RNAcentral holds the full RNA, with entries from SILVA.
Large-subunit ribosomal RNA, domain VI from a metagenome, 271 nucleotides, folded computationally.
Its mean pLDDT, the model's own confidence on a scale to 100, is 88.
Context: one part of a larger RNA
RNA sequence: CGUUGGAGAGUUGAGGGGCGCGGACCCUAGUACGAGAGGACCGGGUCGGACAGUCCGCUCGUGUACCGGCUGUGAUGCCAAUUGCAGCGCCGGGUAGCGAUGACUGGUGGCGAGAACCGCUGAAUGCAUCUAAGUGGGAAAUGCCCCCCAAGAUGAACUCUCCCUCAUACACAAGUAUGCUUAAGGGCCGGGGAAGACUACCCCGUCGAGAGGCUGCAAGUGGAAGUCUAGUAAUAGAUUCCAAGCUGAGCAGUCCUCAUCGCCCGUGAGG
Numbered sequence: 001c002g003u004u005g006g007a008g009a010g011u012u013g014a015g016g017g018g019c020g021c022g023g024a025c026c027c028u029a030g031u032a033c034g035a036g037a038g039g040a041c042c043g044g045g046u047c048g049g050a051c052a053g054u055c056c057g058c059u060c061g062u063g064u065a066c067c068g069g070c071u072g073u074g075a076u077g078c079c080a081a082u083u084g085c086a087g088c089g090c091c092g093g094g095u096a097g098c099g100a101u102g103a104c105u106g107g108u109g110g111c112g113a114g115a116a117c118c119g120c121u122g123a124a125u126g127c128a129u130c131u132a133a134g135u136g137g138g139a140a141a142u143g144c145c146c147c148c149c150a151a152g153a154u155g156a157a158c159u160c161u162c163c164c165u166c167a168u169a170c171a172c173a174a175g176u177a178u179g180c181u182u183a184a185g186g187g188c189c190g191g192g193g194a195a196g197a198c199u200a201c202c203c204c205g206u207c208g209a210g211a212g213g214c215u216g217c218a219a220g221u222g223g224a225a226g227u228c229u230a231g232u233a234a235u236a237g238a239u240u241c242c243a244a245g246c247u248g249a250g251c252a253g254u255c256c257u258c259a260u261c262g263c264c265c266g267u268g269a270g271g
Base pairs, nucleotide, nucleotide: 001152005163006162007161008160009159010158011157015149016148017147018146021049023047024046025045026044027043033038051106052105053104054103055102059100060099061098062097066093067092068091069090070089071086072085073084074083075082076081109145110144111143112142117137118136119135120134164270166179167178168177169176170175180268185265186264187263188262189205190204191203192202193201210258211257212256213254214253215252216251217250219247220246221245226239227238228237229236230235
């Protein structure tokens, strides 16, 4: 821009894409078959592999905005404490998120058409013949049933709901101009997001818990600082093992902070 008034939702599915794998063991059955050795079809069940999708309760990894330990050096006048730099200085752990090595799920099965092929009936050709008329079966990935996208499917589909019911002048086909009016709805803007390169998408904007802060909880770290005691001291113990102090992203509550105030588009019933 179109879809022939505009708008908000919900669908249909033309068409397109995806998936499509394989093994072992058990039963049937040591049966059929076979002199024996050996050893099934068909059918049923169980368990792995690789692949694919989804997820983070468990396990593991990461986690340079969390906690602790350690070294050198500098700083805060000194002790203590804290802090800068040294690859996050090094080391031990680790929330959320993300991930796999973790968890779950999938391939099944059925129907139709049908290749090679196997048939039935059957003439041409009194026989024979799956074929000429007719007709049955028949393989992973052929068409459906499963999953995803999908009406620009211009062949532009369908359903529901919502909104707009002016005036004048000039023309006289389907208009033009001016004045008034500006709906439903949408956008801008702002606060954000397990959405994201941007855009888009989603939520919220005081009729408000959207984000931040604060409080509580979860979770992590692992016993803060200060003081006291013991020891010459390094250090240890107590306060503090029904767990201190600190704490990013987690879960809630709470208007303390910021979502202010506003603006724009979209019309007037649809040749």